[in-house]
Context: one part of a larger RNA
RNA sequence: GGCAACAGGUGGAUGCCUUGGCGAUAAGAGGCGAUGAAGGACGUGGCAUAGCUGCGAUAAGCUUCGGGGAGCGGUAAGCACGCUUUGAUCCGGAGAUUUCCGAAUGGGGCAACCCAACGUCGGUAACACGACGUUACUCCCAGCUGAAUACAUAGGCUGGGUAGAGUGAACCUGCUGAAUUGAAACAUCUUAGUAAGCAGAGGAAAAGAAAGCGAAUGCGAUUCCCUUAGUAGUGGCGAACGAAAGGGGAACAGCCCAAACCGGUAGGAUUUAUCCUGCCGGGGUUGUAGGACUUCGUUGUGGUACUUCAAUAGAUAGGAGAAGGAUCUGGAAAGUUCCGGCAGAGAGGGUGACACCCCCGUAUCUGAAAUCUUGCGAAGACCUAGAAGUAUCCUGAGUAGCACGGGACACGUGAAACCCUGUGUGAAUCUGCGCAGACCACUGCGUAAGGCUAAAUACUACUUAUCGACCGAUAGCGUAUAGUACCGUGAGGGAAAGGUGAAAAGUACCCCUGUUAGGGGAGUUAAAAGUACCUGAAACCUGUUGUCUACAAGCUGUCGAAGUCCUCAAUUUAUUGUGGGACAACGGCGUACCUUUUGCAUAAUGGGCCCGGGAGUUAUUGUCAGCGGCAAGCUUAAGUGCUUACGGCACGGAGGCGUAGUGAAAGCGAGCCUGAAUAGGGCGACGAGUCGUUGGCAAUAGACCCGAAACGGAGGUGAUCUACCCAUGGCCAGGCUGAACCUCGAGUAAAAUCGAGUGGAGGGCCGAACCGGUGAACCUUGAGAAGUUCUCGGAUGAGCUGUGGGUUGGAGUGAAAGGCUAAUCAAACCCCGUAAUAGCUGGUUCUUUCCGAAAUAUAUUUAGGUAUAGCGUCAUGUAUAAGCGAUGGGGGUAGAGCACUGAAAAGGCUAGGGGGCUUACCGGCUUACCAAACCUUAUCAAACUCCGAAUACCAUCGUGGUUAGCAUGGCAGUCAGACUGUGGGGGAUAAGCUUCAUGGUCGAGAGGGAAACAGCCCAGACCACCAACUAAGGUCCCUAAUCGUAUCUCAGUGGAAAAGGAUGUGAAUUUUCUUUGACAGUGGGGAUGUUGGCUUAGAGGCAGCCACCAUUUAAACAAAGCGUAAUAGCUGACCCAUCGAGAGAGUUUGCGCCGAAAAUGAUCGGGACUUAAGAUACGAACCGAAGUUGUGGACUCCGCUUUGCGGAGUGGUAGGAAAGCGUUCCAGCAGCAUCGAAGCAGAAACGGUAAGUGACUGUGGAGCGGCUGGAAGUGAGAAUCCGGGCAUGAGUAACGAUAAAUACGGUUAAAAUCCGUAUCGCCGUAAGGAUAAGGUUUCCUGGGGAAGGCUCGUCCGCCCAGGGUUAGUCGGGAGCUAAGGCGAGGCUGUAAAGCGUAGUCGAUGCACAUACGGUUAAUAUUCCGUAACCGGCUUGCAACUAUACUCGAAAGGACAAAGGUCUGGAACUGGCAAUGGCUUUGAUAUGCCGGAGACUGAAGCUACGGCUGAUGUCGCACCAGUGAAGGAACUUUCAAGAAAAGCUUCGAGCUUACUAUGCAAGUCGCCCGUACCGCAAACCGACACAGGUAUCCGGGAUGAGUAUUCUAAGGCGCGU
Repeated sequence: GGCAACAGGUGGAUGCCUUGGCGAUAAGAGGCGAUGAAGGACGUGGCAUAGCUGCGAUAAGCUUCGGGGAGCGGUAAGCACGCUUUGAUCCGGAGAUUUCCGAAUGGGGCAACCCAACGUCGGUAACACGACGUUACUCCCAGCUGAAUACAUAGGCUGGGUAGAGUGAACCUGCUGAAUUGAAACAUCUUAGUAAGCAGAGGAAAAGAAAGCGAAUGCGAUUCCCUUAGUAGUGGCGAACGAAAGGGGAACAGCCCAAACCGGUAGGAUUUAUCCUGCCGGGGUUGUAGGACUUCGUUGUGGUACUUCAAUAGAUAGGAGAAGGAUCUGGAAAGUUCCGGCAGAGAGGGUGACACCCCCGUAUCUGAAAUCUUGCGAAGACCUAGAAGUAUCCUGAGUAGCACGGGACACGUGAAACCCUGUGUGAAUCUGCGCAGACCACUGCGUAAGGCUAAAUACUACUUAUCGACCGAUAGCGUAUAGUACCGUGAGGGAAAGGUGAAAAGUACCCCUGUUAGGGGAGUUAAAAGUACCUGAAACCUGUUGUCUACAAGCUGUCGAAGUCCUCAAUUUAUUGUGGGACAACGGCGUACCUUUUGCAUAAUGGGCCCGGGAGUUAUUGUCAGCGGCAAGCUUAAGUGCUUACGGCACGGAGGCGUAGUGAAAGCGAGCCUGAAUAGGGCGACGAGUCGUUGGCAAUAGACCCGAAACGGAGGUGAUCUACCCAUGGCCAGGCUGAACCUCGAGUAAAAUCGAGUGGAGGGCCGAACCGGUGAACCUUGAGAAGUUCUCGGAUGAGCUGUGGGUUGGAGUGAAAGGCUAAUCAAACCCCGUAAUAGCUGGUUCUUUCCGAAAUAUAUUUAGGUAUAGCGUCAUGUAUAAGCGAUGGGGGUAGAGCACUGAAAAGGCUAGGGGGCUUACCGGCUUACCAAACCUUAUCAAACUCCGAAUACCAUCGUGGUUAGCAUGGCAGUCAGACUGUGGGGGAUAAGCUUCAUGGUCGAGAGGGAAACAGCCCAGACCACCAACUAAGGUCCCUAAUCGUAUCUCAGUGGAAAAGGAUGUGAAUUUUCUUUGACAGUGGGGAUGUUGGCUUAGAGGCAGCCACCAUUUAAACAAAGCGUAAUAGCUGACCCAUCGAGAGAGUUUGCGCCGAAAAUGAUCGGGACUUAAGAUACGAACCGAAGUUGUGGACUCCGCUUUGCGGAGUGGUAGGAAAGCGUUCCAGCAGCAUCGAAGCAGAAACGGUAAGUGACUGUGGAGCGGCUGGAAGUGAGAAUCCGGGCAUGAGUAACGAUAAAUACGGUUAAAAUCCGUAUCGCCGUAAGGAUAAGGUUUCCUGGGGAAGGCUCGUCCGCCCAGGGUUAGUCGGGAGCUAAGGCGAGGCUGUAAAGCGUAGUCGAUGCACAUACGGUUAAUAUUCCGUAACCGGCUUGCAACUAUACUCGAAAGGACAAAGGUCUGGAACUGGCAAUGGCUUUGAUAUGCCGGAGACUGAAGCUACGGCUGAUGUCGCACCAGUGAAGGAACUUUCAAGAAAAGCUUCGAGCUUACUAUGCAAGUCGCCCGUACCGCAAACCGACACAGGUAUCCGGGAUGAGUAUUCUAAGGCGCGU
């Protein structure tokens, strides 16, 4: 270290539970609000009061009327104190109170705040101050006033209004109105008049009593349901959209004006007859036309939707309400057992386990002072009549109609009616007008241009009651509560988290320890179940025991197996057992799972592990099959009634399908159509449907689940970042250069021009702050989601910056980069349409049985998709099929051939041509030139064939027969294929290449062989067996099985390879030499002319050229090599001798050799093998598979002499078909359970193969399973799945500026880290001090140490408790205005809203009154002391004349930049010097402190904290130097540089005279801020983060300087 067992930890699954949800049913209610809502803020309790609940300064409550009857003061324990039978708490009705915000309404405003006016009251000496009430806008009504303009009107003012506003879930009406999407693209179309926005109303809304419908023998307002009907139609006639009449039901209800006519009244006109207009009353209200008008008639009947009262019933609290004991077990009885009772009550809940009789309740009965609902009925009010006549009058006008443009109708412009209307035009008057789907005729229907109207219908935020084959804490709403925590500027987004026990009985007391940690005893309890609490699984982490492991290697298993240990049984007690179990050396075999693929161990995808969650559902329609009912019929829908009450039963025949077809149709009809036809042909006829239910599949819906980038929204939120702009403020050390103007001089006729000076310009120069970001390095799981260091650019300008504002999503802004618009930009963010769509990827959960594919054709904006066919399966039907044999066919492939078409070699012959020769021409000759045709020989062809198979194919006959075929119907999958053999094409007769054809295998196929190796060889796995025989292939060892015979090979050839090469070797064969002596070896010779000639410096056999003779010889080259400068020299050829039998050269062939170089070490699998364990040939054995056989068993199909035999079969992906297991809930039946349910941890055993079942043991402590059926949120290993937990990496990286620590002492349980001291170091235009913003208690004191603090911690910006912020003058408001905002009236706009006048807000600006010192732990211009100032009021005094208030006017307030000048004098430096200060006062005087003060600190004392304090130094003042802020005027330049109020002056008006002015005294002076941090550990950056953050001061030395370096004060050493 592995495995196993046991015991634990961690963790929170499982089981059980339910406070909470989800879905319905029946009622109620359908609003609330200026009498101040909804919703909030802030308060409110005797306590420690933070949250929730209640309430509102009368504040967990007050009054009263009822109920009720013993305890009560919410959650919420406890303490204290109270209330209550004189009736509390509690419940209900009606009242009172009800801060502030909010429509918010006196004005304002950054919601919960600020500031007012008037009246009344309180209060003060007075002003102050306080309380109550009123004061918004619009509209309506009334009144009073009142312009231009005479009457008048507009306007203004006053009074009155329970008027309006705002809010609220869905439903409703109207206005505006998308896109994703579908159409496999897209534009008409669709999505859809949907989403969204806006306006308005009600409990419902809308619609509604025909200028209707549409053709009937007609109907008779509207609305809703069923049906008609997916019909008629519409439609790129695509996708899709889709009526109506009619029928059946629900509910029913009808009316009123305008006008004609009459009358009254007011006004106007007038010709004084009258007419016109407005208002009022009567009259009148419709289509078989009606009414007016004239004549006659009608006062009783009927009705109502109006008002008031009101029976009854109900709502808002309640009351009465039956009946049980014992026994056993137990902690507890409701359980068990025994004996009883009640029931109009056996619904439900609770009580220490399961209760009709214990409690609350339930059935039934009953009840209201007060308020509300209902409305029998009563009264009032209102409505309610006809008949005849027909001369005249009336009956809705910018209307109907028409034209153009649109919309809406199911209806897309169409033949397009009807309806609505933007523009234009424009009637008639009952003998009229509109309509009946263009239009016309005829015939019908109706009566427009005014209005009202219940019910049936839609919805549920809310209240009450009830129900569920709904969930049970990852479920159910997001929430067992929370729109909380948290995130975001904002709109907006948005969690997690339940359980002790019956009862807290919540562990007294003791011990360990620094322990408020934790633990051990003791105690409680039925049990520690101990508040990290029921059960308590797994991952993960430990401990103990057994066993194995230190020469050995891998899918971690499986099959064997020695050994060690445990256990059981039996007996002989140390043995036995084929008992059970743990580990296991060693051996055999063996490369996970999923997905996707031709193909994966793959080094292709996915998963760290565990637990929980997680994906084909539902509705409607259709089609097919199974089952069931009825059947020439079957069936109801809406609805109605009943009921045991939400589940049924009955009624309901509207309607649907079927019973008859055919035709375009009229039509005809067992036939019809076509046709001249009686012909022919086409479609039919000779009967089965229909309803329900279950299952398969499809369509429409999100439709198996998850997943885009996008699109749209007349929906919103954002300019705290950033871009630009507006308003108002601020900032820029220091140095350099030296423009114009000007002055002087020179110069000119005068100018020009030049020089010097002065001067101080500039998108000037150098360079800090500041702004930027050039280069590099570092960083890059950072210190930092853009930084650091060094370097660099600009730095008076087109500069930088603060505060407040403005502009925004197809929009803004942009010195322009597609930049920026909150870490987001070629169209922000949030929400919604939305579950967009996804021909794409991934995932898709239990078992078994039967069969079992495809990767092809055609088509395709098609190629990775789809449709049809092919191939699969299931059902039904039918009676054939494949194969084999025989016979008969056609063919033009392989082959072959050259007869055709072509190609093509050699030769011959020979036209033609070329060359050469000859030639004046004609011609001729010649040719190793090209060459047709022809001949001979030898050839070639996919697009040649005089020929021509094998196979294949077709047909017939026979055989064959459940291995198969065919037909119809349901359901698929497949359209990426791969290799290998053969036949081809492409390519290079390359490819593990590509593309066809034809077989096989893989795919979807295991087993054996090929070492290993989808596609090769053998062979097709139902299960079991320690049986047998074989296939391919093997038989020395690894490794099962071998021997023999005859040869070959020496190369480890075997056990990779070519051209080419080679005296390797075997076999065969040809030829030459050879005893007349071969070949090889050895010994000898190898000469002479001559150094051949030429050439050459030389050339002598041997540089080169020419020749290569001759002689002597046994033989010997004018030399085949080596060699020399040239010679020389050494060999060879050739000859002799010696030797003594074969030798040489070829050809064919077997086996070998070389050729043969690559990166870690390998081309037998390794060892090893040589008359073999290699090769060839022959022979005989054996091994060898999941093949075959044997034995046993299971299942499927078939047959039969049928309950048992026989035969055949059972690999399998996509896929089809079938049978089962398990989970949750429901019903019925019978059961189990405190003597212990479920769950959890083990587990014998069972099971037809499996999914599974399960006695028993432990834990656990209350429910649970079985059988038969039913219903589904029904089965998990994978989705870079979701949530939680736990690992790994790993005790690893890191611990955030390298400005730095060290020592001692103290405290403590413990000190690198806390405190103190000392030394050291760092900053010092800061890393010091003071403010603004922002934060919001971080400030101070005491205590604490769990967590936070990157370590530690006694410490802290942490936790707990207590304390702390004091203003007439500081800042803000009670004063003013800028940009900009809002905005009465007004203008514009479908709406929402936009703009804007008067006004009113709005600082970053204007105006405006305090200084010094002291003091606290923490505040101070605020408290205290002292000394001032501003304003109001009162009183007193003075002064004398005229203001005060409001409005108007004027001046003023009131302004740029740059420059220098003057003034000013803080501060610093240097020098000098040693004196007093405070209080009080008019001044002296007095008193107090003291040499003001700071530092130093000898020595002494001490309560250890300090105290006294010698000595020494500095210092206030003064002088000198430098000189900041501030102030003033001036100069120059062009870019020409806020407003208003306060304040001053003048004028007008009203009221008042107790007014106004000066001085003094007294008195008064409101609200808010004020702590602390503030270049940072407290702000913005997720952090105690190297970043960012406006302003002021900022000493000394050096220096021009705020540069640089050092340093003071002060602050730090950067939390390992």